[in-house]
């Protein structure tokens, strides 16, 4: 300085135009003399800004944040 990839709930993923979805973790029950485990419900999410589209987490831009590659 130049390529190139990632950015989704507290956490760690999936999902790549057409209702964001699991897992833990939280919080509430059931059960137990009491906790623990189990088993139901339950909060809570697309890094910001514009653009395409009838409709964007996904498709384009800049920006910011991180990672590798290279001079």
């Nucleotide at each position: 300085g130049g390529g190139c990839g990632c950015g989704u709930g507290g956490u760690g993923a999936a999902g790549u135009g057409g209702u964001a979805u699991c897992a833990c973790a939280g919080g509430a029950g059931u059960c137990u003399c009491c906790a623990a485990a189990a088993c139901u419900c339950u909060u809570g999410u697309c890094g910001u800004g514009g653009g395409u589209u009838c409709g964007a987490u996904u498709c384009c831009u800049a920006c910011c944040g991180c990672g590798c590659c290279u001079g």
Molecule: transfer RNA
Organism: Candidatus Magasanikiibacteriota bacterium